The prediction has a mean pLDDT of 86. Predicted 3D model of a 474-nucleotide part of an RNA (small-subunit ribosomal RNA, 3' major domain) from a metagenome. Rfam family: Bacterial small subunit ribosomal RNA. Gene Ontology terms of the family: structural constituent of ribosome and ribosome.
Context: one part of a larger RNA
Parts: sequence; structure tokens; C1' cells
RNA sequence: UGACGGGGGCCCGCACAAGCGGCGGAGCAUGUGGCUUAAUUCGACACAACGCGAAGAACCUUACCAGGGCUUGACAUGCAUCUGAAAGGCGUGGAAACACGUCCCCCUUUAUGGCAGUUGCACAGGUGGUGCAUGGCUGUCGUCAGCUCGUGUCGUGAGAUGUUGGGUUAAGUCCCGCAACGAGCGCAACCCUUGUCCUGUGUUGCCAGCGGUUCGGCCGGGGACUCACAGGAGACUGCCGGUGACAAACCGGAGGAAGGUGGGGACGACGUCAAGUCAUCAUGCCCCUUAUGCCCUGGGCUGCACACGUGCUACAAUGGCCGGUACAGAGGGCUGCGAAACCGCGAGGUGGAGCCAAUCCCAAAAAGCCGGUCUAAGUUCGGAUUGGAGGCUGCAACUCGCCUCCAUGAAGUCGGAGUCGCUAGUAAUCGCGAAUCAGCACGUCGCGGUGAAUACGUUCCCGGGCCUUGUACA
Repeated sequence: UGACGGGGGCCCGCACAAGCGGCGGAGCAUGUGGCUUAAUUCGACACAACGCGAAGAACCUUACCAGGGCUUGACAUGCAUCUGAAAGGCGUGGAAACACGUCCCCCUUUAUGGCAGUUGCACAGGUGGUGCAUGGCUGUCGUCAGCUCGUGUCGUGAGAUGUUGGGUUAAGUCCCGCAACGAGCGCAACCCUUGUCCUGUGUUGCCAGCGGUUCGGCCGGGGACUCACAGGAGACUGCCGGUGACAAACCGGAGGAAGGUGGGGACGACGUCAAGUCAUCAUGCCCCUUAUGCCCUGGGCUGCACACGUGCUACAAUGGCCGGUACAGAGGGCUGCGAAACCGCGAGGUGGAGCCAAUCCCAAAAAGCCGGUCUAAGUUCGGAUUGGAGGCUGCAACUCGCCUCCAUGAAGUCGGAGUCGCUAGUAAUCGCGAAUCAGCACGUCGCGGUGAAUACGUUCCCGGGCCUUGUACA
């Protein structure tokens, strides 16, 4: 100087408390451990591994296993030799890869050409090892308020001072004081979005005002409104009162759509964990070279006596079922989204209008509201499991996809010790969309609808910041 303390002081954070909903019990989904296996590819391991890499494992993917094959190689560059277009079609064998046969047979400056193949050589190739050799990227402490430097001063020196102190703040934020005076990286602001208004532009919107109407902004028409897209205004403790050191600031108020960083996002200082990643990529070294490379068929990654994490669905009446009826936002759409109509109980099929999309489609939003029914029951709750029959995608759904219908109806009556999330348009609850994708979503990322309760307080648990103290630790 740090680090640490079941030392002290001050102060924060859904850290506790207050409150609401969960998890831990059940069934299923998914990840992991373990076990099994020819293989169940690999990585990730307290927080910060475990719906994580995987925003899509039937083949492919695929890195694993078995078997069948290849050896200048599936891919790159160069040299030499020989041959010829290559590709492709057909036939035979085969599980395919591939092998053999056959058909077809280029341009041209005729060359040491382009292109392709054979052979030979140099080389390719490796998801083989090392993340404790590395770059890059990332997690975490932590959106925490800190981390440093120049000059000066003090100290033999390590170093200190500044950065401590008194206030204040979300903040090393600002004010005051001070052997310090300044500065940098951080904080904040500048950026995006949302909330109000104005201006511009109107093939979205509107009887708002007029006319027509087969009643649908449908038509004429309008630039008011909603909205869309641009540009601008607006918030600064600016104003008033109080407290305060006359400061910074804090409390209350006015005006305002909005206050005291308005809400949300992007943004992560010096560093820590030899944290994670050699399997995104790059890369040193080591290793393989008729194989640790490459191709193919099939299997595996989906195995199941178990254990854990994360979720979904429930155990019902604030509910289930049936009928009627209302209101979103954000997205996506061309070998795509696909309307009407018709067929089917349904998944779906036929059909093809319209749309490169504020113009058409996906599309129905659901909870809600109105009416009916069930009456406390393992039930008209719950839907696992299994049998049967179908639909769709795809070369192909046996291992191993999703969906529909009929039948079957399991566990489950609110969950031990313990444990998690959340402070407002949040939690809870309800549906919708997208990426990936042929198909496959209870996951992920977004979108809107309905919409709470509670916070006395900081003693205690956890993490963190500043000052101080002890230390046999560095």
C1' cells in the first nucleotide's frame, strides 16, 4: 500500500422487511448428472454450467458408431507429362458412394493458349491436442462510483497528498474548506424510442360539412380530425415560498402533456476471476498423412432403475362447457401470403380472386361482455397413457415429426425442509407475431389487452461504496 475481520462509523441495492405470484409434491416438455451402449459426438460446472453454444438432430446437419469405399484427395496454388472438351444422358452391378460400358462430343491467334481430366511432384486436409502459449469476442463484480496522471509539496524509502474533511447527490454530482493546483478514463449530457403541441405532405383516415348511394369511405369531394412520414417547439430547479453557511442542494407550490436524470433502451472506467471459447473465426507449438484426411449406406446424438435445474398443464365455481357479441399492437409474405365459394365432424382438401403490399393476404385476437347449463363430485375438474381411424410436410416419418377425429381416461384435492421473481402500466393474467424452418416450439425474441397489493423501517441475511481500526496474510 492492499486484502481480510463472527472490529467500528456513514450510505446504497427487491438485500431484508411489507406484499402479490410461483418453485420444491403430480403428469408432461426440455437441459444436465448418472447408468447403459458399437456409438449414446463435443463443449459449458457456485453465484456467472444445467429450454446454455443449438434462432429448428428423421436423411442432411454430424463433429460419434458399424459396415462399404477413395488416396494429389470433397477444396486451393504451382510445375512437368499425356489425353480430351468438361458437364450431362442411358445401360449393367451395387445399400449408396462408386466401378465398367456406351451416347454426346468446345473455343481458338494451332501456341509453351484457355478449360477439364490422367499420372508424377510440391502440397492439400484434420470439429486432432493445448483457452495454462495467443488474437478476437464474451460473462462477472457492476450502471457499482470509482481508477489514474502531470507539476508541486511531504517522506531516507515503499509511498502519501490531490481523491481526506463539512454538507449534498442516482453519481469523485455539485458547493465550501484544505499544500495543493490542474488534467485524463469513468458519471451526466450528446444518440434511439415513448408521452404533449405546432408546421409541411396527404390514394391511410372522415357525413367532421355538402351531394349521390346497390349502404361498404362505396363514389364525387374535402386537407378539419385520427394516423403515417419528415422537421421543429417543449423541462432549465427557469418561477414563487420555506430550510440551509448568503453555497451546493433539499422540501412545498404554481404553471404545464410531462417535472426535478419524465418512462424505456443503446452505452460497461482501471482492473478481477491463468473465468469462458483452439468446435464461429484467426493463430504459435505439438500430433495424424492409403489416415486422426475424404465419400457413402445404416445406426446414434431421442437409449432409462434413478437424481437435479428450467418450464408447460392442472388440481377447479373469480371455474368448466355451449351459444351470441365487442375492442389491439407489432410483424411477415413471390418457385411467397393465399381470399370468396365448395367438400370434409376435423386436421385438411379443391379452388384460385387479390397482393412485390398504410391498398391484398396471414387474421380468428384472447381474456372481456350477454344468455344458458353443471352443483362440490376425482366430477361435465384434470388431461397423461393406450387402442383405432385419418391429415400434412418430405426421396423417406420403423428406430425418431407435427396435427385431427373416435374411444380410453392415469397422477393430481394447492404441495416438507427450504427456495425464486417482482416497486407500476410493474407483478399477475390473456392472447398475437417473428426469427430458425420442407416439416417440427410448452423454448427464445418481440407485441399489445386487462391490470393489482405493499414498502413501518435498515436491527438482522446477501452483495457493494467511502472513512477508520487490528493483523502472525500478500

The full RNA is in RNAcentral, with records from SILVA.